[in-house]
């Protein structure tokens, strides 16, 4: 330098006709317990890597770009 893959919550990851942003764990509160853990109920938390484009509407399509992994040179 070129090809491919990945980037969504603190962590690990879902998200296929383009229309609700989600799960588990973690965190906070409550219930329960003598207390802790576990369990149950509820809650907070997101520029969907960035910029631009298409569209009534983009995590999802297109272009550029940044980071990481990998293959080739």
């Nucleotide at each position: 330098g070129g090809g491919g893959g990945c980037g969504u919550a603190g962590c690990u990851c879902a998200g296929u006709u383009g229309g609700g942003a989600g799960a588990g764990c973690a965190c906070c509160g409550g219930c329960u317990u003598u207390g802790c853990a576990a369990g149950c109920c509820g809650g907070g938390g997101g520029u969907c890597g960035g910029c631009g484009g298409u569209u009534c509407g983009a995590g999802u399509c297109c272009g550029c770009u940044c980071g990481c992994c990998u293959c080739c040179a």

The prediction has a mean pLDDT of 82. This is a predicted structure of a 73-nucleotide RNA (transfer RNA) from a Candidatus Acetothermia bacterium. The sequence was found in a public genome assembly. Its Rfam family is "tRNA". It is annotated as a transfer RNA. Lineage of the source: Bacteria > Bacteria candidate phyla > Candidatus Bipolaricaulota.